[in-house]
């Protein structure tokens, strides 16, 4: 320095012809059990990395940033 991919919950990750942000674990309460585990029910938890554009409308689509992984020279 030039390509490419990745970036979404405390973790690992869906969500793609633009239209209410989601699972699973993990945590919080209650069942249940003498108790613990587990298992069941419900709850909790998000600036969809940043800044703009386009659009009625943007995790989504276009441009620029940072960050992380490769690969070229």
């Nucleotide at each position: 320095g030039c390509c490419g991919g990745c970036u979404u919950a405390g973790c690992u990750c869906a969500g793609u012809u633009g239209g209410c942000a989601g699972a699973g674990c993990a945590c919080g309460u209650g069942a249940u059990u003498u108790g613990u585990a587990a298992u069941c029910a419900c709850g909790c938890g998000g600036u969809c990395a940043c800044c703009g554009g386009u659009u009625c409308g943007a995790a989504u689509c276009c441009g620029g940033u940072c960050g992380c992984c490769g690969g070229c020279u």

Background
Model confidence (mean pLDDT): 81 of 100. A computed fold for a 73-nucleotide RNA from a Kiritimatiellia bacterium, annotated as transfer RNA. It matches the Rfam family "tRNA". By type it is a transfer RNA. The source organism's lineage runs through Bacteria, Pseudomonadati, Kiritimatiellota and Kiritimatiellia.